Context: one part of a larger RNA
RNA sequence: UGACGGGGGCCCGCACAAGCGGUGGAGCAUAUGGUUUAAUUCGAUGCAAAGCGAAGAACCUUACCAGGGCUUGACAUGCGCGAGUCCUCUUGAAAGAGAAGGAGUGCCUUCGGGAAUGCGACACAGGUGGUGCAUGGCUGUAGUCAGCUCGUGCCGUGAGGUGUUGGCUAAGUUCCGCAACGAGUGCAACCCUCAUGUUUAGUUGCCAACGUUUCGUUUGGAACCCUGAACAGACUGCCGGUGUUAAGCCGGAGGAAGGUGAGGAUGACGUCAAGUCAUCAUGCCCCUUAUGCCCUGGGCGACACACGUGCUACAAUGGACGGGACAAAGGAUCGCGACCCCGCGAGGGUGAGCUAACUUCAAAAACCCGUCCUCAAUUCGGAUUGUAGGUUGCAACUCGCCUACAUGAAGCCGGAAUCGCUAGUAAUCGCCGGUCAGCCAUACGGCGGUGAAUUUCCCUGCUGUGUUUUUGU
Numbered sequence: 001u002g003a004c005g006g007g008g009g010c011c012c013g014c015a016c017a018a019g020c021g022g023u024g025g026a027g028c029a030u031a032u033g034g035u036u037u038a039a040u041u042c043g044a045u046g047c048a049a050a051g052c053g054a055a056g057a058a059c060c061u062u063a064c065c066a067g068g069g070c071u072u073g074a075c076a077u078g079c080g081c082g083a084g085u086c087c088u089c090u091u092g093a094a095a096g097a098g099a100a101g102g103a104g105u106g107c108c109u110u111c112g113g114g115a116a117u118g119c120g121a122c123a124c125a126g127g128u129g130g131u132g133c134a135u136g137g138c139u140g141u142a143g144u145c146a147g148c149u150c151g152u153g154c155c156g157u158g159a160g161g162u163g164u165u166g167g168c169u170a171a172g173u174u175c176c177g178c179a180a181c182g183a184g185u186g187c188a189a190c191c192c193u194c195a196u197g198u199u200u201a202g203u204u205g206c207c208a209a210c211g212u213u214u215c216g217u218u219u220g221g222a223a224c225c226c227u228g229a230a231c232a233g234a235c236u237g238c239c240g241g242u243g244u245u246a247a248g249c250c251g252g253a254g255g256a257a258g259g260u261g262a263g264g265a266u267g268a269c270g271u272c273a274a275g276u277c278a279u280c281a282u283g284c285c286c287c288u289u290a291u292g293c294c295c296u297g298g299g300c301g302a303c304a305c306a307c308g309u310g311c312u313a314c315a316a317u318g319g320a321c322g323g324g325a326c327a328a329a330g331g332a333u334c335g336c337g338a339c340c341c342c343g344c345g346a347g348g349g350u351g352a353g354c355u356a357a358c359u360u361c362a363a364a365a366a367c368c369c370g371u372c373c374u375c376a377a378u379u380c381g382g383a384u385u386g387u388a389g390g391u392u393g394c395a396a397c398u399c400g401c402c403u404a405c406a407u408g409a410a411g412c413c414g415g416a417a418u419c420g421c422u423a424g425u426a427a428u429c430g431c432c433g434g435u436c437a438g439c440c441a442u443a444c445g446g447c448g449g450u451g452a453a454u455u456u457c458c459c460u461g462c463u464g465u466g467u468u469u470u471u472g473u
Stems, first nucleotide, its partner, number of pairs: 002471002005468001007467001009465002019421005026312005032306002034303002042053002064298007073124001077123002079120003087098004107114002126287002129285003135281002137276003140272001147185006153162003166175002191264004196232007206221004210216002235258001238252005301440001314414001318372002322368002330361003335354002340349003380411001385406007427450007
């Protein structure tokens, strides 16, 4: 100087408390361990692995296994020679074999040649083989915590100290003081979205009239809504109190918004030999008729069990039937697909419109009417199973999704323990997107609808800071 303490002080955080809802019990989905297996490919393992890499394993993917094949190779460069096309058979396919008739070469050309394709020999290719403890790059983490440092000077024999201590702040934010004076990086601000207004611009959006009764190839308008652009606005600026005359803090006014307005992006020096050689790149090592490559089938989907993350429930603030409403943000031409017809339905047929503020995918809870009638395993719950279908796709047996009918399991609110959340938040309700032929999505990422309760003292723990003890790094 640091590290450590079941030392003490101050401060902070959904850390505790206050409160709301969960997990842990059930069924299922999914990930992991274990076990099994020919193989169940590999990686990730306290927080910071486990709905993670994977924004989508039937084949492919695919790296694994069994079997069948190839050996200059599926792919690249260099050398030499050489155009090729069609048909049949064998095979599980990859691939192999045979035959036919015709032509003497198809493309570009500066006529030298070149591009492409096939064969041959060798240099080489190839490796999701090893090492993340040889590495780059990228990432997690404490933590959006407030720290981490430097130049010159001064102090100390020196390691080092000072600067960086006190008040204040979300903040090493700022003020005062001071052997320090300055500076850098983090903080903040600059960026994006939302909240108010002004100006400007009005089509496909908005409003009105008209015709007609659900729509207009009609007409008009630019006030509103909305959309796009440009600006304004918030700065403790104003007032009172308090404070050291400071920084600031408390209250108030005006204001759409008040003290960082709300949210996002943004992640310091360093830590964990943290993670990744399987995104990629890469040193070294290893394989080279195989640890490379191709194909068919299987596996990654197994199942006594254990754990994590979720979904659906256990009901009446509810279930089922009918009715008429209200979003935002997205996607769409190998696409979205209206209206109409068929079907109980999934869906099928036809196919208008839309390269989209124009067409389309396309709301649910809420609300209204009557029904169930009360604590029952029920008109709760929907697992499981049977039958019949639909759809995507060469192909749904292993192993897709959906529909109808039938079946109707556990479950009556969950032990010890444990998690999230401070406001348009929690809770609850649906919608969209990427990946994608289809989909195992209850995931992930977004979007809006309805919309609460509680909040301050102690204890515990952690972090930061200054102080002290110990250790002797």
The part of an RNA shown here (small-subunit ribosomal RNA, 3' major domain) has 473 nucleotides and comes from Lathyrus linifolius. Lineage of the source: Eukaryota > Viridiplantae > Embryophyta > Mesangiospermae > Lathyrus. The coordinates come from a structure-prediction model, not an experiment, and the mean pLDDT is 80.